[in-house]
Context: one part of a larger RNA
RNA sequence: CACCGCCCGUCACGUCACUUGAGUUGUCUGCACCCGAAGUCGGUGGGGUAACCGAAAGGAGCCAACCGCCUAAGGUGUGGGGAGCAAGAGGGACGAAGUCGUAACAAGGUAGCCGUACCGGAAGGUGCGGCUGGAUCACCUCCUU
Numbered sequence: 001c002a003c004c005g006c007c008c009g010u011c012a013c014g015u016c017a018c019u020u021g022a023g024u025u026g027u028c029u030g031c032a033c034c035c036g037a038a039g040u041c042g043g044u045g046g047g048g049u050a051a052c053c054g055a056a057a058g059g060a061g062c063c064a065a066c067c068g069c070c071u072a073a074g075g076u077g078u079g080g081g082g083a084g085c086a087a088g089a090g091g092g093a094c095g096a097a098g099u100c101g102u103a104a105c106a107a108g109g110u111a112g113c114c115g116u117a118c119c120g121g122a123a124g125g126u127g128c129g130g131c132u133g134g135a136u137c138a139c140c141u142c143c144u145u
Stems, first nucleotide, its partner, number of pairs: 003108001005105001008101002011098001013095004018090003023085003027081008039070001041068004047063003052059002111132009
């Protein structure tokens, strides 16, 4: 650069971060049940047995074996926490010269704004209630000269 001004929203293009998200992949974990190695412990111990007892037979003790409790791992079902990936959906910010209109700023050409409801490509429109941070004209009250 001062109305040939300013300025609003949709749409299109680009960049960035984000929200949400069908689903999917690990991980941690609670509960219930199944199964259950090794081992301690408890029971049985008819099988085994050098040391102890016994003259011997045998006994004591110990061991194998078997049973049980506890129990690691594993399995089934059902919950919870956290993480990764993700089709799709959504708005946002920004970006000299894109599209459509022109809502606001002057009484901005229907005064504007706030709340709310409905409606509309978009800014927005209409109804109801509220405000003056409305111009103009007239009147009233008060103040100053």
Small-subunit ribosomal RNA, 3' minor domain from a bacterium, 145 nucleotides, folded computationally. The sequence was found in a public genome assembly.